[in-house]
RNA sequence: ACUCUCGGGGUUGGGUGAAAGUCCCGACCGGCGGUGAAGCCAGGCAACUGGCGCAGCCCGCGAGCUUGAGAUCGCUCAUCGGCAACGGUGCGCCUUCGAUUGCUGAUCAGGUGGAACUCCUGGGCCGACGGUAAAAGUCCGGAUGGAAGAGGGU
Numbered sequence: 001a002c003u004c005u006c007g008g009g010g011u012u013g014g015g016u017g018a019a020a021g022u023c024c025c026g027a028c029c030g031g032c033g034g035u036g037a038a039g040c041c042a043g044g045c046a047a048c049u050g051g052c053g054c055a056g057c058c059c060g061c062g063a064g065c066u067u068g069a070g071a072u073c074g075c076u077c078a079u080c081g082g083c084a085a086c087g088g089u090g091c092g093c094c095u096u097c098g099a100u101u102g103c104u105g106a107u108c109a110g111g112u113g114g115a116a117c118u119c120c121u122g123g124g125c126c127g128a129c130g131g132u133a134a135a136a137g138u139c140c141g142g143a144u145g146g147a148a149g150a151g152g153g154u
Base pairs, nucleotide, nucleotide: 001154002153003152004151005150006149013025014024015023027138028137029127030126031061032060033059034058039052040051041050042049043048056125057124064103065102070097071096074093075092077090078089079088080087081086107123108122109121110120111119129141130140131139
């Protein structure tokens, strides 16, 4: 560089109501990369290596909305070259991509320790857009999509 594969979980139970997985009580869930003390385990004579510890709310990314540099398919016109076919350049329209810009949530206390917003205990908080007989992190839809990335092959 090319290519292949993989790449998101969750309303049990109850209340109100004509109607709610949308409201109320309660329940449940946690993408990707980084950081991740100590310590423990395995291998090794050792140096050391591997694993666990290990993050929804610390840093960054992704999805969604926004912006649209630039590239690209096609067409009209202008202009230049050419006998012509056609080619170059440019304006406009248009197809498909798309760098980049902006918007986009949430954590405290105590404990241990030399060191933890990551461990332990306790309390708290957060969750795109569109749809809906009624307001949605959990239902349906865009999506048999895209993607942060992870792994394999050449």